[in-house]
């Protein structure tokens, strides 16, 4: 100076004109007017996770479904966070990984290719027999898997040794498995031993572990007001409806159908001040927590407002997108400014 990594924060400011909506106070010819304040995000998004509120539902037990899955912490909880460990990429800061069992059964591996999981023997290698002898080649018997060939994978890997040929048959080293010892709160980590050498797939069923009642603010409460509360018919203690989709078992009185009637609703509350925000002190590596001060913390509708134009200044005002019960998280989307730490090459001093 150039690539490049990580991480935070904004993502329009001012002034005017003309709108839209709420809530407050006045006016009212009741239709509306006037004044004064409020009035979208960092993701309001997708609705993928987890909580809170709320209503229903819950004697137990077992199947069954579902979500999650390396240790340890973090919190109200998570599928998130933060911190470790292994794997993995990358010269490097740094990313990235459903990262539990495949040695419990089941099952699955196109195509090649002799053989794809109780290994195999195509092309070869070696020994012993026969064909009259020797070789060579045939046959036949036998013993191997080194080297060849196939495939995404071929039953440890290289290399000595050994051997008719060969093989962990022996041996050294890698690498796996199991034992032990050490070290760590644990994930695992180094070290010694033992030829024990087991393919891969679990985002395939599955098996172990741990959570999981439903449903959602049109939830739900509260007021007022209307209306209904009638009739048949079947079923029901020889057990109805339930309880839980099955089964067990509880339990003990209504229960289906069909006619007739009548159907209307307004209102207020949930609701926005909370696991709030911004400083500061303290634990802690961090997520995170305890403690203090401060805060003019006000979008709250109920068919659902939040807009448009002009000027300034400035390089330039332009980008994804719009709230409906609230938090806390992934996730995707996004023109542009800005600022901090870091790396890797190159200069210069």
């Nucleotide at each position: 100076g150039c690539a490049g990594a990580g991480g935070a924060u904004c993502g329009g400011g001012u002034g005017g004109u003309c709108g839209c909506u709420c809530c407050g106070g006045c006016c009212u010819c009741c239709g509306g007017g006037c004044c004064g304040g409020g009035g979208a995000g960092g993701a309001a998004a997708g609705u993928c996770c987890g909580g809170g509120c709320u209503c229903c539902a819950c004697a137990g037990g077992g199947c069954a479904c579902g979500a999650u899955g390396c240790c340890g912490g973090a919190u109200a909880a998570c599928g998130u966070c933060c911190g470790g460990g292994c794997g993995g990429g990358g010269u490097g800061a740094c990313c990235c990984g459903a990262c539990g069992g495949a040695a419990a059964g089941u099952g699955g591996c196109a195509c090649a290719g002799a053989a794809a999981a109780c290994a195999c023997a195509c092309a070869g290698c070696c020994c012993c027999g026969g064909c009259c002898u020797c070789a060579u080649g045939c046959c036949g018997g036998g013993g191997c898997a080194a080297c060849g060939g196939u495939g995404a994978a071929a039953a440890g890997g290289u290399g000595c040794g050994g051997c008719a040929a060969g093989a962990g048959c022996g041996c050294a080293c890698c690498g796996g498995c199991g034992g032990c010892g050490u070290g760590g709160a644990g994930a695992c980590a180094c070290g010694c031993c033992g030829g024990c050498c087991u393919g891969c797939c679990a985002a395939a069923c599955c098996c172990c572990a741990u959570c999981g009642g439903g449903a959602g603010c049109a939830a739900g409460a509260c007021u007022c007001g209307a209306g209904c509360a009638g009739g048949a018919g079947g079923g029901g203690a020889u057990g109805a409806g339930g309880c839980u989709g099955c089964c067990c078992g509880c339990g003990g009185a209504c229960c289906c159908u069909c006619c007739g009637g009548g159907u209307a609703g307004a209102g207020u509350c949930g609701c926005u001040g909370g696991a709030g925000g911004u400083c500061c002190c303290g634990a802690g590596c961090a997520a995170u927590c305890g403690g203090g001060a401060u805060c003019g913390c006000a979008a709250g509708a109920g068919a659902g407002a939040u807009g448009a134009c002009c000027a300034c200044a400035c390089a330039a005002a332009c980008a994804c997108a719009g709230a409906a019960c609230c938090c806390g998280g992934c996730u995707u989307a996004c023109a542009g400014a800005u600022c901090c730490u870091c790396u890797g090459c190159g200069c210069c001093c």